[in-house]
């Protein structure tokens, strides 16, 4: 200094051609069940989707910018 991707619940991610109320597994709480512990059942909480701005009736998804991570190249010594 070029080019790509990636950021959505504590953790791993899903999310299509924009569309009513944003999910799953895991894992924490409660509860079952066992003399108990673990497994194994069943059940609840948890997230204004990395920040700002823009289009649009409507953005987790488009567009502009910052940010953090990351690959890949080029430079310089």
């Nucleotide at each position: 200094g070029g080019g790509c991707c990636c950021u959505u619940a504590g953790c791993u991610c899903a999310g299509c051609u924009g569309g009513c109320u944003a999910g799953a597994g895991c894992g924490u709480c409660c509860g079952g069940c066992u003399c108990a512990u673990a497994a194994c059942c069943g059940g609840c909480a948890g997230g204004u989707c990395c920040g700002g701005g823009g289009u649009u009736c409507g953005a987790g998804u488009c567009c502009c910018u910052g940010a953090g991570g990351g690959c890949c190249c080029a430079c310089c010594a």